RNA sequence: GUACAGGGUCGUUCUAUCGCUCUGUUGCGCAGGCAGCAGGGAGGAAAGUCGGGACAACACAGGGCAGCCUGCUUCCUAACGGGAAGGUAUCUGGUUCGCAAGGGCCAGGUAACAGAGAGUGCCACAGAAAAUUACCGCCCCUUUUGGGGUAAGGGUGAAAACGUGGGGCAAGAGCCCACGCCGUGUGGUGGCGACAUCACACGGGGGUAAACCUCAGGCGUUGAAAGGCCAAAUAAACCGGGGUGAUACCUGCUCGGCAGGAUCCUAAGGGUGGCCCGCCCGAUUCCCGGAGGGUAGGCCGAUAGAGACAACGGGUGACCGUUGCCCCAGAUAAAUGAUAGAAGUCCGGUAAUCCCGGAUACAGAAUCCCGCUUAUAGACCAUGUACGGCU
Numbered sequence: 001g002u003a004c005a006g007g008g009u010c011g012u013u014c015u016a017u018c019g020c021u022c023u024g025u026u027g028c029g030c031a032g033g034c035a036g037c038a039g040g041g042a043g044g045a046a047a048g049u050c051g052g053g054a055c056a057a058c059a060c061a062g063g064g065c066a067g068c069c070u071g072c073u074u075c076c077u078a079a080c081g082g083g084a085a086g087g088u089a090u091c092u093g094g095u096u097c098g099c100a101a102g103g104g105c106c107a108g109g110u111a112a113c114a115g116a117g118a119g120u121g122c123c124a125c126a127g128a129a130a131a132u133u134a135c136c137g138c139c140c141c142u143u144u145u146g147g148g149g150u151a152a153g154g155g156u157g158a159a160a161a162c163g164u165g166g167g168g169c170a171a172g173a174g175c176c177c178a179c180g181c182c183g184u185g186u187g188g189u190g191g192c193g194a195c196a197u198c199a200c201a202c203g204g205g206g207g208u209a210a211a212c213c214u215c216a217g218g219c220g221u222u223g224a225a226a227g228g229c230c231a232a233a234u235a236a237a238c239c240g241g242g243g244u245g246a247u248a249c250c251u252g253c254u255c256g257g258c259a260g261g262a263u264c265c266u267a268a269g270g271g272u273g274g275c276c277c278g279c280c281c282g283a284u285u286c287c288c289g290g291a292g293g294g295u296a297g298g299c300c301g302a303u304a305g306a307g308a309c310a311a312c313g314g315g316u317g318a319c320c321g322u323u324g325c326c327c328c329a330g331a332u333a334a335a336u337g338a339u340a341g342a343a344g345u346c347c348g349g350u351a352a353u354c355c356c357g358g359a360u361a362c363a364g365a366a367u368c369c370c371g372c373u374u375a376u377a378g379a380c381c382a383u384g385u386a387c388g389g390c391u
Base pairs, nucleotide, nucleotide: 001387002386003385004384005383007381008380009379010378012343013342014341015340016339017338018337020041021040022039023038024037025036026035027034028033043362047373048372050371051370052369053368054367055223056222057221058220062277063276064275065274067219068218069217070216071215072086073085074084075083076082087113088111089110090109091108092107093106094105095104096103097102114214115213119212120211121208122207123206135154136153137150138149139148140147141146162180163179164178165177166176167175181204182203183202184201185200186199187198188197189196190195227300228299229298230297238290239289240288241287242286245264246263247262249261250260251259252258269281270280271279272278307326309324310323311322312321313320314319344360345359346358347357348356349355
């Protein structure tokens, strides 16, 4: 220097004319408003609406069942299924030790990474067999047929009874031995921990839990069309079904809880994501259903916040603390635009810094915030790997 990989940052600018929206201010107008001046006016993803939270309503959100989610450790955070640092397993490349099996180190990728010593299920095709399995082969017995032993060798498969070497045996086999691998237990050492490592003992006839399941932790529902207030409007009508309890008290009386008031209980019925419970609302302007009628405007929520920026400090890091400084869209059918010119950047025409042509992305707030994911012309930064050149 080129290419690739993964990571981070940025992601156009200026001028003129005509507009839009919000705020402040001045003037005019009875008022709705109008005009002048000054200032603010999309993003890194505003997107998908996927995860989490703030906020709000409903018992200041309660119990059980069912259901759903998560699943190595420690930390960060308001919280998370997000992030940081690490551990383990596995794969790839390199290197190294060993006769081999296998191991160490370095770099990078991947992991839904608890449990297969509770139970159930499943394991395509092939194969004798996919879990208590003998097809070929080998060995023994026998009479040809047949019976028994055997997982060393062959064959099938994604997976077939720990691996290598030796002993042993009728032939074989962890049957025995050495070395190695894996698992469990106990103890020591190191680490906050996941775990690592050493010693000893025991074991090694499968896999599968994004199969049921078990264990541990968590989850109430809805969603700014939440919700609060003001204004406006009326059907308190019609049709079908249902309900209308009690009486310590007050007033009236025709002396009956009869009428009115008051209080208590609860019924029809309703609310509380599914079911059960519990809780709440609940009486004449009653409840459920039907068919219809009216209104459909405004304000708050709602833009000062887990806020932006800078410096210093702490931490390996995610991130945190202190101080200073700043105020940075708030529309509601939805403003943030259109046209013209110039500049910048990239590509091509060229050897060229002149000239000519082309390109300039993805996309646009709707209560707010933190994440994740996806889209994105082009530019920049540092790292790693490979190749090439120069010193």